[in-house]
RNA sequence: CCGCUAUUAAAGCCGAGUUGUCGGAGAGGGAAGCCAAGGCACCCUUCAAGACAAACGGGGGACCCAAGUAUUUGGGGCGAAGUUCCACCUCUUCCAAGGGUUGGAACCGGCGAGCCGCUCGCGCCGAGCCCGACAGCUAACCUCGUAGGCUCCGGAGGCAUCCCAU
Numbered sequence: 001c002c003g004c005u006a007u008u009a010a011a012g013c014c015g016a017g018u019u020g021u022c023g024g025a026g027a028g029g030g031a032a033g034c035c036a037a038g039g040c041a042c043c044c045u046u047c048a049a050g051a052c053a054a055a056c057g058g059g060g061g062a063c064c065c066a067a068g069u070a071u072u073u074g075g076g077g078c079g080a081a082g083u084u085c086c087a088c089c090u091c092u093u094c095c096a097a098g099g100g101u102u103g104g105a106a107c108c109g110g111c112g113a114g115c116c117g118c119u120c121g122c123g124c125c126g127a128g129c130c131c132g133a134c135a136g137c138u139a140a141c142c143u144c145g146u147a148g149g150c151u152c153c154g155g156a157g158g159c160a161u162c163c164c165a166u
Base pairs, nucleotide, nucleotide: 006166007165011151012150013149014148018054019053020052021051022050026046027045028044029043030042033040034039055146056145057144058143059142060141065136072133074134075131076130077129078128082107083106084105085104086103087102088100089099090098108126109125110124111123112122114159115158116157118155119154121153
């Protein structure tokens, strides 16, 4: 000097998953007090658990309304994460039905990078989990969560902010 990896700072993405106050296990440093030599006490910095408040998000829950047909073909909740068709695989003697970490298509739903409006397209996702026989809506009221995973497509204009390190 270059590259790679890890941690961290900053800016940001999906998402409700943020902010503030108290608290002070633990860690680092300071000064130099006590002592039974192991430690104890004091000050500063940082900080976990926990508590409270605000904000955001979810669930339950009357009258009225809805449902007047649902209830093993169980039912329901979070979430964008649904519907249909075709092919393939599986089960079966075969077909059908059912099933699938499968592939494709259409419709539909969601997302795409500091912010605002304009302008287009293009790209990506359509998972997973939970309740436990049970829930329509729903004022009062009751109750729960504040995670997790990541790194940015294009055009011109305006506004704003940052770009540190080991």
A computed fold for a 166-nucleotide RNA from a bacterium, annotated as c-di-AMP riboswitch aptamer (ydaO/yuaA leader). The sequence was found by an Rfam model in a public genome assembly. The model forms 92% of the base pairs in the Rfam consensus.